[in-house]
About this RNA
A computed fold for a 266-nucleotide RNA from a Clostridiales bacterium, annotated as Bacterial large signal recognition particle RNA. Lineage of the source: Bacteria > Bacillati > Bacillota > Clostridia > Eubacteriales. The coordinates come from a structure-prediction model, not an experiment, and the mean pLDDT is 76. Its Rfam family is "Bacterial large signal recognition particle RNA". By type it is a non-coding RNA gene.
RNA sequence: CCGUGCUAGACGGGGAGGUAGCGGUGCCCUGUUACCCGCAACCCGCUAUAGCGGGGUUGAAGUCCUGCUCGAGGCCGGGCUCGUUCGGGGUCAGCCCGGCGUGCGCGAUGAUGAUGACCGGAUCCCGCGCGACGGGAUCCUGGAAACCCCGCCAGGCCCGGAAGGGAGCAACGGUAACCGGGAGAUCCCGGGUGCCGCGGGGUAAUCCGGUCGGAGUCAGCGGCGCCGCCAGCGCCCGGGCGGUCAGGUCGGAAGCAGGUGCACGG
Numbered sequence: 001c002c003g004u005g006c007u008a009g010a011c012g013g014g015g016a017g018g019u020a021g022c023g024g025u026g027c028c029c030u031g032u033u034a035c036c037c038g039c040a041a042c043c044c045g046c047u048a049u050a051g052c053g054g055g056g057u058u059g060a061a062g063u064c065c066u067g068c069u070c071g072a073g074g075c076c077g078g079g080c081u082c083g084u085u086c087g088g089g090g091u092c093a094g095c096c097c098g099g100c101g102u103g104c105g106c107g108a109u110g111a112u113g114a115u116g117a118c119c120g121g122a123u124c125c126c127g128c129g130c131g132a133c134g135g136g137a138u139c140c141u142g143g144a145a146a147c148c149c150c151g152c153c154a155g156g157c158c159c160g161g162a163a164g165g166g167a168g169c170a171a172c173g174g175u176a177a178c179c180g181g182g183a184g185a186u187c188c189c190g191g192g193u194g195c196c197g198c199g200g201g202g203u204a205a206u207c208c209g210g211u212c213g214g215a216g217u218c219a220g221c222g223g224c225g226c227c228g229c230c231a232g233c234g235c236c237c238g239g240g241c242g243g244u245c246a247g248g249u250c251g252g253a254a255g256c257a258g259g260u261g262c263a264c265g266g
Base pairs, nucleotide, nucleotide: 001266002265003264004263005262006261009058010057011056012030013029014028015027020047021046022045023044024043035055036054037053038052039051064259065258066257067256068255069254073250074249075248076247078245079244080243082242083241084240085239086238087237088236089235092234094233095232097228098227099226100225101224102223104222105221106220107218108217109216116212117211118210119209120208121207122206123205124201125200126199127198128197129196130194131193133190134189135188136187137186138185139182140181141180142179143178149174150173151172157166158165159164
């Protein structure tokens, strides 16, 4: 150096969680893909040589071991006060909301005459007249009493010797209270009655008209100033989540370097 047969080892690793600790089952990351079966979260198996039990493959190197570089990803606490969300505050300089002022801007109005001053009228109140409407009475008309209303009273009844006389129901005719109808007329009454008339009151406000006079006026919106209110936003305090910045910790894979047997035969 070559061949054959073995052995240690390997046949995924890592993070968080959990645990006194280690490994596993479940979650996440990675991944050159990478054995099988049984066990397991109110867990399972172990104890620093730290999964256990059974079976299989490979095997001293591309594959096993160690170190370094780089680094997916996880975890930890912190800064910024950026976003979002929750709770609290009322100390408030801002927004919002309310009131007052100012008259800077817009707007409106004004020599076809503003603000102002004065006069008259209307709106308002009282009374009267007239009208309309409503109600009532009179009046006209219809109905309306079995008897206790009237007239006339058939029949029947009563008195009388007779002549004759009498009371009187129904029917018929009428009338009263009362119940209806009524175009119009007269009288009385009423008021949420009238583009009506007359007289009086009032004049705060608004409107209309007139006179004087001759230049600004109004304050709707915005601005500004002052006062107030509220806690929706902003602000202040605190918490959660996300973002971002730097740090710490663990670290898959990859790359580089080094290391690691036994027996027999040639």